[in-house]
Context: one part of a larger RNA
Molecule: large-subunit ribosomal RNA, domain IV
Organism: Balneolota bacterium
RNA sequence: CCCUCGUUAAGGAACUCGGCAAAUUGGCCCCGUAACUUCGGGAGAAGGGGCGCCGGUAAGGGUGAAGGGGCCAGCCCCCGGAGCCUUGACCGGCCGCAGAGAAAAGGCCCAAGCGACUGUUUACCAAAAACACAGGUCACUGCUAAGGGGAAACCCGACGUAUAGUGGCUGACGCCUGCCCGGUGCUGGAAGGUUAAGGGGAAAAGUCAGCGCAAGCGAAGCCUUGAACCGAAGCCCCAGUAAACGGCGGCCGUAACUAUAACGGUCCUAAGGUAGCGAAAUUCCUUGUCGGGUAAGUUCCGACCCGCACGAAUGGCGUAACGACUUGGGCACUGUCUCAACGAGGGACCCG
Numbered sequence: 001c002c003c004u005c006g007u008u009a010a011g012g013a014a015c016u017c018g019g020c021a022a023a024u025u026g027g028c029c030c031c032g033u034a035a036c037u038u039c040g041g042g043a044g045a046a047g048g049g050g051c052g053c054c055g056g057u058a059a060g061g062g063u064g065a066a067g068g069g070g071c072c073a074g075c076c077c078c079c080g081g082a083g084c085c086u087u088g089a090c091c092g093g094c095c096g097c098a099g100a101g102a103a104a105a106g107g108c109c110c111a112a113g114c115g116a117c118u119g120u121u122u123a124c125c126a127a128a129a130a131c132a133c134a135g136g137u138c139a140c141u142g143c144u145a146a147g148g149g150g151a152a153a154c155c156c157g158a159c160g161u162a163u164a165g166u167g168g169c170u171g172a173c174g175c176c177u178g179c180c181c182g183g184u185g186c187u188g189g190a191a192g193g194u195u196a197a198g199g200g201g202a203a204a205a206g207u208c209a210g211c212g213c214a215a216g217c218g219a220a221g222c223c224u225u226g227a228a229c230c231g232a233a234g235c236c237c238c239a240g241u242a243a244a245c246g247g248c249g250g251c252c253g254u255a256a257c258u259a260u261a262a263c264g265g266u267c268c269u270a271a272g273g274u275a276g277c278g279a280a281a282u283u284c285c286u287u288g289u290c291g292g293g294u295a296a297g298u299u300c301c302g303a304c305c306c307g308c309a310c311g312a313a314u315g316g317c318g319u320a321a322c323g324a325c326u327u328g329g330g331c332a333c334u335g336u337c338u339c340a341a342c343g344a345g346g347g348a349c350c351c352g
Base pairs, nucleotide, nucleotide: 001347002346003345004344005343006342007341008340010338011337014336019333027051028050029049030048031047036041038172052094053093054092055091056090057089059087060086061085062084063083067079068078069077070076071074095099107331108330109329110328111327112326113325114323115322119131120130135170136169137168138167139166140165141164147156148155149154173318174317175316176315178248179247180246183245184244185241186240187239188238189237192236193235194234198230199229203225204224206222207221210217211216249267250266251265252264253263276310277307288304289303290302291301292300
């Protein structure tokens, strides 16, 4: 010096990213307990008091002897209460620094964020505000269901049957969930446009009988091409649908101080963000501004609103309870610190 442990004057978080670590608290009985609340809770809230031993008093609970009485004469019943066991209360006394005398054995409170909750998870750096969750909603599925596994047979779904099953999103509960269907998707429609194979064979080329002096013409057949026309779904088209994917404006002017703009004008859009919330797990400028807390506060809490770039089931805003969660504050307590010291055990180091 290192590891593990013990104690510490005065101070008591000044340490530090942060009270990390440590300390405090700790049991039982009694008293007493706030906001808030879904009336269950919050609660062991918080905060107090008592606790050993000896003697005594009057009681409570249990057991029930002696003795007495009775009859149906029994291992019977009734009265009776000694003794013993036990419970706390009260009174008095005793000892120690200390009576839950050791060990074991909650620190507490306030405010805010997120997630309702108990649960689940990165086996070996993350336990969380992530996942799940009851509940909500949408879509699909009529049963050989939809969906899934398998090359198939077959199986799961389910020996279920729409109050069922599958898939997506949301995520208790409370109050709610606005506008846009132009694009994309999905659903429905089928008049028109487009459209494959196939059907269909027009027309043409070649060949050839024949005709012609020749140039050439050229039936049928064969062969090679192959035009109209008839051809579904799909797409175009029409409509619906946003708890489907998604989206939810700009400029200019205006009120008798100023400022601001309830108001007006104009351009664009499918429609221009409603309620609620807001410097927020979202705010760049920003340590915004004001208020609170501190002697002093880039954090925190309450407001304001100029929302760079919140916003309603990729849910919005609240919310009791819950949390080894996150943030700020306080009490208690401490070697975290001022600032270090001593001690114990084990190492390191030296000798063997």